[in-house]
Context: one part of a larger RNA
Molecule: small-subunit ribosomal RNA, 3' major domain
Organism: metagenome
RNA sequence: UGACGGGGGCCCGCACAAGCGGUGGAGCAUGUGGUUUAAUUCGACCCCACGCGAAGAACCUUACCUGGGCUAGAAAGUAUAGGAAUCUGGUAGAAGUAUCGGAGUGCUCUUCGGAGAACCUAUAGUUAGGUGCUGCAUGGCUGUCGUCAGCUCGUGUCGUGAGAUGUUGGGUUAAGUCCCGCAACGAGCGCAACCCCUAUCAUUAGUUACCAGCGGGUAAUGCCGGGAACUCUAAUGAGACCGCCGAUAUUCAAAUCGGAGGAAGGUGGGGAUGACGUCAAGUCAUCAUGGCCCUUAUGUCCAGGGCUACACACGUGCUACAAUGGUAGGCACAAACCGUCGCGAACCCGCGAGGGGGAGCCAAUCGGAAAAAACCUACCUCAGUACAGAUAAGAGUCUGCAACUCGACUCUUUGAAGUUGGAAUCGCUAGUAAUCCCUGAUCAGCAGGCAGGGGUGAAUACGUUCCCGGGCCUUGUACA
Numbered sequence: 001u002g003a004c005g006g007g008g009g010c011c012c013g014c015a016c017a018a019g020c021g022g023u024g025g026a027g028c029a030u031g032u033g034g035u036u037u038a039a040u041u042c043g044a045c046c047c048c049a050c051g052c053g054a055a056g057a058a059c060c061u062u063a064c065c066u067g068g069g070c071u072a073g074a075a076a077g078u079a080u081a082g083g084a085a086u087c088u089g090g091u092a093g094a095a096g097u098a099u100c101g102g103a104g105u106g107c108u109c110u111u112c113g114g115a116g117a118a119c120c121u122a123u124a125g126u127u128a129g130g131u132g133c134u135g136c137a138u139g140g141c142u143g144u145c146g147u148c149a150g151c152u153c154g155u156g157u158c159g160u161g162a163g164a165u166g167u168u169g170g171g172u173u174a175a176g177u178c179c180c181g182c183a184a185c186g187a188g189c190g191c192a193a194c195c196c197c198u199a200u201c202a203u204u205a206g207u208u209a210c211c212a213g214c215g216g217g218u219a220a221u222g223c224c225g226g227g228a229a230c231u232c233u234a235a236u237g238a239g240a241c242c243g244c245c246g247a248u249a250u251u252c253a254a255a256u257c258g259g260a261g262g263a264a265g266g267u268g269g270g271g272a273u274g275a276c277g278u279c280a281a282g283u284c285a286u287c288a289u290g291g292c293c294c295u296u297a298u299g300u301c302c303a304g305g306g307c308u309a310c311a312c313a314c315g316u317g318c319u320a321c322a323a324u325g326g327u328a329g330g331c332a333c334a335a336a337c338c339g340u341c342g343c344g345a346a347c348c349c350g351c352g353a354g355g356g357g358g359a360g361c362c363a364a365u366c367g368g369a370a371a372a373a374a375c376c377u378a379c380c381u382c383a384g385u386a387c388a389g390a391u392a393a394g395a396g397u398c399u400g401c402a403a404c405u406c407g408a409c410u411c412u413u414u415g416a417a418g419u420u421g422g423a424a425u426c427g428c429u430a431g432u433a434a435u436c437c438c439u440g441a442u443c444a445g446c447a448g449g450c451a452g453g454g455g456u457g458a459a460u461a462c463g464u465u466c467c468c469g470g471g472c473c474u475u476g477u478a479c480a
Stems, first nucleotide, its partner, number of pairs: 001480002003477003007474007015464002019428005026319008034310002042053002064305007073127001078124006086103007107116003129294002132292003138288002140283003143279001145277001150189006156165003169180003195271004200238007210227002214225003241265001244259005321421001325380006337368003342361002347356003387418001392413007434456007
């Protein structure tokens, strides 16, 4: 100087407390361990692994296994030789491929001999290739402490020196934020602000959006003329600064509390943004890369299988156990997003998944699109039920060469566990929790996951003694 303390002081954080809803019990989904297996590819392991890499394993992916092949190789560059490229048929085969044919002669230059470019095949060889090892050789990227308020430097001063000071102290703040003081005076990286979204208003601009007033028209609809008010769209501005008033504070500072005005008040709400560093944290399987290793195989092509196994254990979720509910009928209100290899309307067929159909739309124009909970009416009356839906049988639909291993969905039947969950444990402070639907990426198909969007919309916070994590000062130490 640090680190540590079941030392002290001060202060924060859904850290506790106060509340609301869960997990832990059940069934299923998913990840992991274990076990099994020819293989169940690999990585990730407290917080910071376990719906994680994977924004989507039937083939492919795919790295694993079994079997069948190749050896300048699946791809790239050079030289030589042959052939244009390309299209197509037969045979063998699981395919890769092997083999036998057929059609075919382009482009540029040309002295019509040929040469060249591109592509295919064969040969040669400098070589390729490796998801093989080492993340404890590395770059890059990332997690975490933590959006915590810290981490440092120059000059000066003090100290023999390591170092100290500044950065400590008194206040204050979300903040090393600011003020005052001070052997310090300044500065940098962080904080804040500048950026984006959102809440109010104005200006500009009105089509595909809008319709107040005027006119026309319809069974009905901004449908038409028209309008530029309103909504909205999207660009530019305004607006919030403790600016005003009062109080507290006193050093007449920083600031704090209350009020007015205001759409918004003390960082308005949210996002992006992550200092010096820590964990030899994670990744050699995104990529790049040193070293080592393989080179008729640890490379590469193909078919089938596996990654989907199942006595069990754990994590994360979904659905429930019902009456604040279930079922049936009626009826209302979103935002955001996507669409030409696409979204696909009306209409017809089917109980339905879906099929036919093909209008319109490269989209404020057309389509996906029904929002759902809510609300109204009726039935059910506390039961393993008109709760719950696992499992199973049969029949189908769609995607796709192909749904056996191994897809999603539909219909009929079947109707399991489950009556609120031990010890323990998690999230959340407001448009939040809870609850309800919608969309997107990936994607042929497949979402209970993920990423967004809106609808309805609470309870509680006395307080900081205690648990956990963190910041500052101080103290002890046989630790570095």